[in-house]
């Protein structure tokens, strides 16, 4: 040098104006003055928790979810090591990886036959007919050939009428035992069995182990009570909770209906419940943002992750702010010049997207730059 593996990083910075929102100050008040002000995914809403209401006598039947082993963590389906398959020369890389002797089901097309199978050719034995070659008929027969993704262990022998784990030697493979090694998931070695019944569980099922429901519009306080507030308009109206008027049906121990948040038993509460129609919503505060926080140092530890010091506060809107204009830097390409330290011209400078309870994760999007670390090939010394 040339091609691959793999792991990340940044995705600008100060200043001026101008214009937005939230905190604090000062002003009678318009207003002014300080400060702070999106992201690495803020997004998908797929898991997994924290908060917050409701449920939590008993008995039973289900539903959903995870799945190789050990760690890690508030938790997990997330991460990390490892372990066993496949892949690659190799760095590396891919796997929704319990259980097919616990039952069942299914296996497309092609094939005689798809699993306690199976005579289509073919080989063997007998019997008819034929002059023969050969047809037919009954029976044997998984060595051979044909299908198929898949056909009931391979290779050689013995053996037979032809064959066949029928017998035998190896060898693959299955299950059981011991023995070593490791925490484990496995790995290495040994022995003994029957000759050895495929694959599928993102089919039902089994078996471990985990799961109560709904969610900030959660849930609290304040006002109002044919009222009270709100948006939005073409000023006519128009949107839609909680409560409220009117009528109707059922029903008060002969008991309607809820409630036990899958269900059923059972057990409880019980004087209101439901249907239309008119009217008509989501005003104000709190809940919010100091938090399993994140910088930066040592320490444990392969590592995910964990300690301990230290110093920092970094959005809280709500018809929903976080915008835009100069300049100067800094990054970066390319030419040019060099004393090799840089000088200089010219060009580029944001993609993807953007908060709404708040935290770890997956996954998805990403314009342009950066860099750590391995592996192969060739080449110089």
């Nucleotide at each position: 040098g040339c091609g691959a593996g793999u792991c990340g990083g940044c995705g600008g910075g100060c200043g001026a104006c101008c214009g937005c929102g939230g905190c604090g100050g000062c002003g009678c008040g318009a207003g002014c003055c300080g400060u702070c002000g999106a992201g690495g995914a803020a997004a998908g809403u797929c898991c997994g928790g924290a908060c917050u209401c409701c449920g939590c006598a008993g008995g039973g039947c289900g539903a959903g979810g995870u799945g190789g082993u050990u760690g890690u963590u508030a938790a997990c389906g997330g991460c990390a090591a490892c372990c066993c398959g496949g892949g690659g020369u190799g760095a590396c890389c891919c796997g929704c990886g319990g259980g097919a002797c616990a039952g069942u089901g299914c296996c497309a097309c092609a094939g005689a036959g798809a699993g306690a199978a199976g005579a289509c050719c073919g080989c063997c034995c007998g019997g008819u007919c034929g002059c023969g070659a050969g047809a037919c008929c009954g029976g044997g027969u998984a060595a051979g050939g044909g299908u198929g993704a898949a056909a009931c262990g391979g290779u050689g022998g013995u053996g037979u009428a032809a064959g066949a784990g029928a017998c035998c030697a190896c060898c693959a493979g299955c299950g059981c035992c011991c023995c070593g090694g490791g925490u484990g998931a496995c790995c290495g070695g040994g022995g003994c069995g029957g000759c050895u019944a495929g694959g599928u569980a993102a089919a039902c099922c089994c078996c471990a182990c985990c799961u109560g429901g709904a969610g900030c519009a959660a849930g609290g306080c304040c006002a109002a009570g044919a009222g009270g507030g709100a948006g939005c308009u073409c000023c006519g109206g128009c949107u839609c909770c909680u409560g409220c008027g009117c009528g109707g049906a059922c029903g008060u121990u002969c008991g309607a209906g809820g409630g036990c948040u899958g269900c059923c038993c059972g057990c409880c509460c019980g004087a209101g419940u439901u249907c239309g129609c008119g009217g008509g919503u989501a005003g104000g505060c709190c809940g919010c943002u100091u938090g399993a926080g994140g910088g930066c140092a040592c320490c444990g530890g392969c590592g995910a992750c964990g300690g301990u010091g230290u110093g920092c506060c970094c959005a809280g809107a709500u018809g929903g702010a976080u915008g835009g204009u100069c300049g100067c830097c800094g990054c970066u390409c390319g030419g040019g010049c060099u004393u090799c330290g840089g000088c200089u011209c010219g060009g580029g400078u944001u993609a993807c997207a953007g908060a709404a309870u708040c935290c770890g994760g997956c996954u998805u999007a990403u314009a342009a730059c950066c860099g750590g670390c391995u592996c192969g090939c060739u080449c110089g010394c």